[in-house]
RNA sequence: GGGCGGUUAGCUCAGCGGGAGAGCGCUCGCCUCACACGCGAGAGGUCGCUGGUUCGAUCCCAGCACCGCCCA
Numbered sequence: 001g002g003g004c005g006g007u008u009a010g011c012u013c014a015g016c017g018g019g020a021g022a023g024c025g026c027u028c029g030c031c032u033c034a035c036a037c038g039c040g041a042g043a044g045g046u047c048g049c050u051g052g053u054u055c056g057a058u059c060c061c062a063g064c065a066c067c068g069c070c071c072a
Stems, first nucleotide, its partner, number of pairs: 001071007010024004018055001026042005048064005
């Protein structure tokens, strides 16, 4: 330098044009003498950045950034 994949909650990941989600973690409550487990509720996200397409973009397109793999 070229090709491919990835970037979404604190972590691991789903989602794939119209509602942003799950598990774990965190907080509170219930339970317990207490802790753990279990049960219930809740907080937490500019969906990497910039532009484009569209009535509407996490999703489609382009560029850029970062991470990983391969080629040179």